The RNA shown here (Bacterial RNase P class A) has 407 nucleotides and comes from an Ignavibacteria bacterium. It matches the Rfam family "Bacterial RNase P class A". Gene Ontology terms of the family: tRNA processing, dimeric ribonuclease P complex and ribonuclease P activity. The family's RNA type in Rfam is ribozyme. It is recorded under the gene name rnpB. The coordinates come from a structure-prediction model, not an experiment, and the mean pLDDT is 77.

RNA sequence: GGUUUAUGUUGGGCAGUUGAUCCGCGUAAUGCGGGUAGGAAAGUCCGAACACCACAGAGCAUGGUGCCGGGUAACACCCGGGGUCUCUUUGUUGGGACACGGAAAGUGCCACAGAAAAAAUACCGCCCCGAUUUAGAUCGGGGUAAGGGUGAAAAGGCGAGGUAAAAGCUCACCGCUUCGAUGGUAACAUCGAGGGUCUCGUGAGAGAUCCCGCAGCAAUGCGGGACAGGGCAAACCCCACCUGGUGCAAGGUCAAGCAGAAGGUUCCGUUUUCGGACGGAGGAGCUGCUCGCUUCAAAUCCUUCGGGUAGACCGCAAGAUUACAGCAGUAAUGCUGUGGCUAGAUAAAUAAUUGCCAUCCUAUCUUUGGUAGGAUACAGAAUUCGGCUUAUAGACAUAAGCCAUCU
Numbered sequence: 001g002g003u004u005u006a007u008g009u010u011g012g013g014c015a016g017u018u019g020a021u022c023c024g025c026g027u028a029a030u031g032c033g034g035g036u037a038g039g040a041a042a043g044u045c046c047g048a049a050c051a052c053c054a055c056a057g058a059g060c061a062u063g064g065u066g067c068c069g070g071g072u073a074a075c076a077c078c079c080g081g082g083g084u085c086u087c088u089u090u091g092u093u094g095g096g097a098c099a100c101g102g103a104a105a106g107u108g109c110c111a112c113a114g115a116a117a118a119a120a121u122a123c124c125g126c127c128c129c130g131a132u133u134u135a136g137a138u139c140g141g142g143g144u145a146a147g148g149g150u151g152a153a154a155a156g157g158c159g160a161g162g163u164a165a166a167a168g169c170u171c172a173c174c175g176c177u178u179c180g181a182u183g184g185u186a187a188c189a190u191c192g193a194g195g196g197u198c199u200c201g202u203g204a205g206a207g208a209u210c211c212c213g214c215a216g217c218a219a220u221g222c223g224g225g226a227c228a229g230g231g232c233a234a235a236c237c238c239c240a241c242c243u244g245g246u247g248c249a250a251g252g253u254c255a256a257g258c259a260g261a262a263g264g265u266u267c268c269g270u271u272u273u274c275g276g277a278c279g280g281a282g283g284a285g286c287u288g289c290u291c292g293c294u295u296c297a298a299a300u301c302c303u304u305c306g307g308g309u310a311g312a313c314c315g316c317a318a319g320a321u322u323a324c325a326g327c328a329g330u331a332a333u334g335c336u337g338u339g340g341c342u343a344g345a346u347a348a349a350u351a352a353u354u355g356c357c358a359u360c361c362u363a364u365c366u367u368u369g370g371u372a373g374g375a376u377a378c379a380g381a382a383u384u385c386g387g388c389u390u391a392u393a394g395a396c397a398u399a400a401g402c403c404a405u406c407u
Base pairs, nucleotide, nucleotide: 001403002402003401004400005399006398007397008396009395010394012357013356014355015354016353017352018351020036021035022034023033024032025031038378042389043388045387046386047385048384049383050247051246052245053244057291058290059289060288063242064241065240066239067081068080069079070078071077082100083098084097085096086095087094101238102237106236107235108232109231110230123148124147125144126143127142128141129140130139131138156174157173159171160170161169175227176195177194178193179192180191181190182189183188197208198207199206200205209226210225211224212223213222214221215220251314252313253312254311260305261304262303263302264301266281267280268279269278270277271276282296283295284294285293286292321340322339323338324337325336326335327334328333358376359375360374361373362372363371364370365369
């Protein structure tokens, strides 16, 4: 210097003319002034504010999240820290990603290939013994899981010893795991000690301690183990924490208008001044279920049929708001002070056009630049706010990687 990726800011400006709409002031009338679509307005994936359901209770279910700590109204978001993976580097040096609790609590899946896919193996092979044979080949029995093969993945890794051949069989180191110490709020890190059961036997094997599974009322028996053998929980599940429902078409006020009809509404007990009162079962509602609560004795409840209305206004934008400064904090963010007010439509306004400028591309020339032509992304509010995800021409800034050149 170029290029790729990630993050952030911006994503046209000025003037004239004409028009739409909201607010304020005002005229006899014409008017005057100010404002008017985003960083995502998209997706509708999360969280809330607000409104109603009764006064919103308890439990379960349903659903969600998943390393630790903090921020926030809250969140699956943000910040910091830890761990794993990954690019880079002399170097945890500088970046990036993470759906990061649990697999012996249980169930389930891993096609095909392969001997065997997990409380799972012996196809080839290696070793020992016997038979047979001139030898070899072959057959039978026993041992083995180092080597080879299949596969995405095959009984921790490398090395040494040892063995008939092998194996944590033994040893050192690493990995895993238990306990302790130190540091840290914690996740976790560093260091240390222990764990590859123990005893007997030449060996095959026997006994013992402890853990797990199955059977059993139990005693006990059988089986698998002692570094407990893979992966998957973005499989069901377990553990911890959170979670009432519906949603601005929520909801409220005013006006207008018609036409209601049929059916259901029970039972029991106590008491009574005979009107009724209380309780239970029952109906309706909160709430998917249970409890609980409210209400009902008649309908304003439930079921069926039929008719009228769809208008106007509020909700509707001043906010968990925004700019600057100071303080606290590693940061996210919080507090204080001084200023600001920036859409509110309702079939849906926020625009059209002219000129100049800006940026980019192409061509050309007399190349710090000029001239000509062309182009300027994604895209459009509808209750609001905090996030996430997706789309985005160009310009600027920061960081990391790659390439080239120079020192």

The model forms 91% of the base pairs in the Rfam consensus.